RNAcentral holds the sequence, with entries from ENA, GtRNAdb and Rfam. Predicted 3D model of a 72-nucleotide RNA (transfer RNA) from Helicostylum pulchrum. Model confidence (mean pLDDT): 82 of 100. It matches the Rfam family "tRNA".
RNA sequence: GGGUUUUUGGUGAAGUGGUAUCAUUCUCGCUUUGGGUGCGAGAGGCCCCGGGUUCAAACCCCGGAAGACCCC
Numbered sequence: 001g002g003g004u005u006u007u008u009g010g011u012g013a014a015g016u017g018g019u020a021u022c023a024u025u026c027u028c029g030c031u032u033u034g035g036g037u038g039c040g041a042g043a044g045g046c047c048c049c050g051g052g053u054u055c056a057a058a059c060c061c062c063g064g065a066a067g068a069c070c071c072c
Stems, first nucleotide, its partner, number of pairs: 001071007010024004018055001025043006048064005
């Protein structure tokens, strides 16, 4: 230098154009003499950034950033 791929709550993942889901974590409550386990409720992400297409974009297109892998 060229190519492929990834980026989504604190963490790990799902999400085939129509208000973003789950696990875990954290907080509170119930249960216990207390703790753990279990159960319930809540908190936490406008989806890496900018632009475009569309009535509507995490999702499609273009550019950029960062990481991984391959080639030279």